This is a predicted structure of a 72-nucleotide RNA (transfer RNA) from Trebouxia lynnae. Its Rfam family is "tRNA". It is annotated as a transfer RNA. Lineage of the source: Eukaryota > core chlorophytes > Trebouxiales > Trebouxiaceae > Trebouxia. The sequence is in RNAcentral, with records from ENA. The coordinates come from a structure-prediction model, not an experiment, and the mean pLDDT is 81.
RNA sequence: GCGAAAGUAGCUCAAAGGUAGAGUAUUGCGUUGCCAACGCAAAGGUUGAGGGUUCGAAUCCCUUUUUCCGCU
Numbered sequence: 001g002c003g004a005a006a007g008u009a010g011c012u013c014a015a016a017g018g019u020a021g022a023g024u025a026u027u028g029c030g031u032u033g034c035c036a037a038c039g040c041a042a043a044g045g046u047u048g049a050g051g052g053u054u055c056g057a058a059u060c061c062c063u064u065u066u067u068c069c070g071c072u
Base pairs, nucleotide, nucleotide: 001071002070003069005067006066007065010024011023012022013021018055026042027041028040029039030038048064049063050062051061052060
């Protein structure tokens, strides 16, 4: 330099154009004599960045950035 993949909650990952969710972690409450476990609830996201298409974009298109893989 060329090609391909990935970037979404603290972490691991979903969401095939129509309210962005789950597990785990965190906090509170309940249960218990206490802890753990269990149950309930809460908080936590400008979906890497910019632009475009669309009534509507995490999703489609373009550019850009970071990481990883392959080729040279």